[in-house]
The prediction has a mean pLDDT of 80. Transfer RNA from a Fibrobacterota bacterium, 76 nucleotides, folded computationally.

RNA sequence: UGGAGUGUAGCUCAGUCGGCAGAGCAAGUGGCUGUUAACCACUGGGUCGGCGGUUCGAGCCCGUCCACUCCAGCCA
Numbered sequence: 001u002g003g004a005g006u007g008u009a010g011c012u013c014a015g016u017c018g019g020c021a022g023a024g025c026a027a028g029u030g031g032c033u034g035u036u037a038a039c040c041a042c043u044g045g046g047u048c049g050g051c052g053g054u055u056c057g058a059g060c061c062c063g064u065c066c067a068c069u070c071c072a073g074c075c076a
Stems, first nucleotide, its partner, number of pairs: 001072007010025004019056001027043005049065005
């Protein structure tokens, strides 16, 4: 420098054909228990990597940039 992939909750990840952003774990509260853990119930937490564009409507489509991973090339 070129190509490919990934980026969504604190963490790991779903999200199909564009139409109300989700699960598990973690956290908090309550229950249970002599206490803790486990178990049960409930609750909070996101502006979907950034900026633009398309569209009535974008996590999803298009452009560009950023970060990380892989492959190739160049220099040494």
Record summary:
Its Rfam family is "tRNA". Rfam classes the family as a transfer RNA. RNAcentral records the identical sequence in 2 taxa. The organism belongs to Fibrobacterota, within Bacteria.